[in-house]
Molecule: transfer RNA
Organism: Zopfochytrium polystomum
RNA sequence: GGGCAUAUGGCGAAAUGGUUACCGCGUUCGACUUCGGAUCGAAAGAUUGCAGGUUCGAGUCCUGCUAUGCUCG
Numbered sequence: 001g002g003g004c005a006u007a008u009g010g011c012g013a014a015a016u017g018g019u020u021a022c023c024g025c026g027u028u029c030g031a032c033u034u035c036g037g038a039u040c041g042a043a044a045g046a047u048u049g050c051a052g053g054u055u056c057g058a059g060u061c062c063u064g065c066u067a068u069g070c071u072c073g
Stems, first nucleotide, its partner, number of pairs: 001072007010025003018056001027043005049065005
């Protein structure tokens, strides 16, 4: 340098082009408990890697770029 894959809350991980991006762990608050843990209830936390394009509508399709991994030379 060429090719392929991946990028979504702190971490993991879903989402057929169509509701306010689902869920688990974790965190915070509350209940329970002598305290803690476990359990139960609730809440916060994402402009879906960046920039454009297509579309009535994009996490999803297209283009370029960046990062990481694999591969070819």